Source information
Predicted 3D model of a 90-nucleotide RNA (c-di-GMP-I riboswitch aptamer) from an Actinomycetota bacterium. It matches the Rfam family "c-di-GMP-I riboswitch aptamer". Its family is annotated with cyclic-di-GMP binding in the Gene Ontology. NCBI's taxonomy places the organism under Bacteria, Bacillati, Actinomycetota.

[in-house]
RNA sequence: AGGUGAUAAAGGCAAACUCUUCCGAAAGGAGAGGGCGCAAAGCCAUGGGUCUAAGACCGCGAAAGCGGUUAUGAUCGCCAGGCUGCCGCC
Numbered sequence: 001a002g003g004u005g006a007u008a009a010a011g012g013c014a015a016a017c018u019c020u021u022c023c024g025a026a027a028g029g030a031g032a033g034g035g036c037g038c039a040a041a042g043c044c045a046u047g048g049g050u051c052u053a054a055g056a057c058c059g060c061g062a063a064a065g066c067g068g069u070u071a072u073g074a075u076c077g078c079c080a081g082g083c084u085g086c087c088g089c090c
Stems, first nucleotide, its partner, number of pairs: 002090004012038002017033004022029002036077001042083003046080003049075003055070006
């Protein structure tokens, strides 16, 4: 430097679920507990997927409101791609 994750050590992360005078319209996020799992479950929403629909637009309605479409919102622990990295082995 390249390949690789069989075994091992040091350590790391943390699903469901519970809690909250937290953020958010929601999806979701944050913090505390928890621990299913993870060798990139570190980072980046670039492509696809999925979730949400505040605002906008359309329809109905006398109105209140209801329905539909839409990401500029979210997810990297859905997949792909990019960047970076510990240890062991070859």
The coordinates come from a structure-prediction model, not an experiment, and the mean pLDDT is 87.